[in-house]
RNA sequence: CAACUCUGGAGAGUCCCGCGGAAAGGAGGCGGGCGCCGAAGGUGUAAAGGGAUCUCACCCGUGGAUCCCGAAUCUCUCAGGCAAAAGGACAGGGCUGG
Repeated sequence: CAACUCUGGAGAGUCCCGCGGAAAGGAGGCGGGCGCCGAAGGUGUAAAGGGAUCUCACCCGUGGAUCCCGAAUCUCUCAGGCAAAAGGACAGGGCUGG
């Protein structure tokens, strides 16, 4: 540093409308609508530092310009999520490998 495993782990509408079946209701599913969240993943991003190209002065090293690399718990809200469950960045324990 990585895999596996145990434990902890936030935020935001149990929102509204429609649809199937022998019949009705609930949950789930499908379709539509508006409002939200940021901690799976993903997007964008600073300085230092590194690389490339060009340029002028001086003279062999420094300066300048442009481009690329360059972080996140920041950012966007694509994805995902908004009762429970599941998931969950991150943290602690165990264990195996490099």
This is a predicted structure of a 98-nucleotide RNA (Glycine riboswitch aptamer) from uncultured Dialister sp. The prediction has a mean pLDDT of 77. Its Rfam family is "Glycine riboswitch aptamer". Rfam links the family to the GO term glycine biosynthetic process. The RNAcentral record of the sequence draws on MGnify.